The RNA shown here (transfer RNA) has 76 nucleotides and comes from a Verrucomicrobiota bacterium. Taxonomically the source falls in Verrucomicrobiota (Bacteria, Pseudomonadati). It matches the Rfam family "tRNA". Rfam classes the family as a transfer RNA. Rfam's curators write: Transfer RNA (tRNA) molecules are approximately 80 nucleotides in length.
[in-house]
RNA sequence: GACCCUAUCGUCUAGAGGCCUAGGACACCACCCUUUCACGGUGGCGGCACGGGUUCGAAUCCCGUUAGGGUCGCCA
Repeated sequence: GACCCUAUCGUCUAGAGGCCUAGGACACCACCCUUUCACGGUGGCGGCACGGGUUCGAAUCCCGUUAGGGUCGCCA
C1' cells in the first nucleotide's frame, strides 16, 4: 500500500429497509418484600464510532474517515 472482517446502553448481546422515539440479560439507582443482608417483585437510568449519499423511509444498503483485527505485498 491492496483486499477482507469488526464497531449498538457501564459489560454482553438482539437486529438482515417500515412492527426501532432501538429490545433483552447482568450491573447501577429508587421503592416493595425481609428483624438485617441476600434472593425475589415493580419501576427508572443508559447506546447505533464519525461524515456524506441512496430511498417516501437507514442501526440495517453504498462511499469516505477513524479505531481494532486478519491475509497478501513493498522497502531494508